[in-house]
This is a predicted structure of a 71-nucleotide RNA (transfer RNA) from Daphnia magna. Its Rfam family is "tRNA". Rfam classes the family as a transfer RNA. The organism belongs to Daphnia, within Eukaryota. The coordinates come from a structure-prediction model, not an experiment, and the mean pLDDT is 82. The same sequence occurs in records of 5 taxa. The sequence is in RNAcentral, with records from ENA, Ensembl Metazoa and Rfam.

RNA sequence: GCAUCGAUGGUUCAAUGGUAGAAUGCGCGCCUCCCACGCGCGUGAUCCGGGUUCGAUUCCCGGUCGAUGCA
Numbered sequence: 001g002c003a004u005c006g007a008u009g010g011u012u013c014a015a016u017g018g019u020a021g022a023a024u025g026c027g028c029g030c031c032u033c034c035c036a037c038g039c040g041c042g043u044g045a046u047c048c049g050g051g052u053u054c055g056a057u058u059c060c061c062g063g064u065c066g067a068u069g070c071a
Stems, first nucleotide, its partner, number of pairs: 001070007010024004018054001025043006047063005
C1' cells in the first nucleotide's frame, strides 16, 4: 500500500429495513438477626460524516480505530 472482518449501555454479546434485547454491573426494595444467595423494580448504548428509503443498527460511499491475510 491492497483485501477481508469488526465498532451497539460501565463490561460481554444479540438484533440483517419498521421506535435495540439479554447477561453482568450500578441504585432501590423484598427475603434474612446480619452478610451472601435468591426474587422484583429502575438505570443506562447503535464509532463519525454523507447518501438511498415513508422509515437505516441493518443497504451504499468516505473517514477513524482495531484484528487477520498478501505485498